[in-house]
Model confidence (mean pLDDT): 82 of 100.
Transfer RNA from an Oscillospiraceae bacterium, 73 nucleotides, folded computationally.
Its Rfam family is "tRNA". Gene Ontology term of the family: triplet codon-amino acid adaptor activity. Rfam classes the family as a transfer RNA.
NCBI's taxonomy places the organism under Bacteria, Bacillati, Bacillota, Eubacteriales, Oscillospiraceae.
RNA sequence: GCUUCUGUGGCGCAGCCGGCAGCGCGCAUCCUUGGUAAGGAUGAGGUCACGGGUUCGAUUCCCGUCAGAAGCU
Numbered sequence: 001g002c003u004u005c006u007g008u009g010g011c012g013c014a015g016c017c018g019g020c021a022g023c024g025c026g027c028a029u030c031c032u033u034g035g036u037a038a039g040g041a042u043g044a045g046g047u048c049a050c051g052g053g054u055u056c057g058a059u060u061c062c063c064g065u066c067a068g069a070a071g072c073u
Base pairs, nucleotide, nucleotide: 001072002071003070004069005068006067007066010025011024012023013022019056027043028042029041030040031039049065050064051063052062053061
């Protein structure tokens, strides 16, 4: 230099066949207990890496940029 893949709550990931963004862990409050842990209930937390385009509508499709990983020379 070229090719491919990845980027989604604090962490690990799903959703990629366009139509309200989810799961597990963690966090907060409450219940339970003499207390802790375990268990249960409720809740908060996301400009879906960034910028443009297509579309009535984009996490999803297209282009570019950035970061990371793998491969080729």

About this RNA:
The sequence was found in a public genome assembly.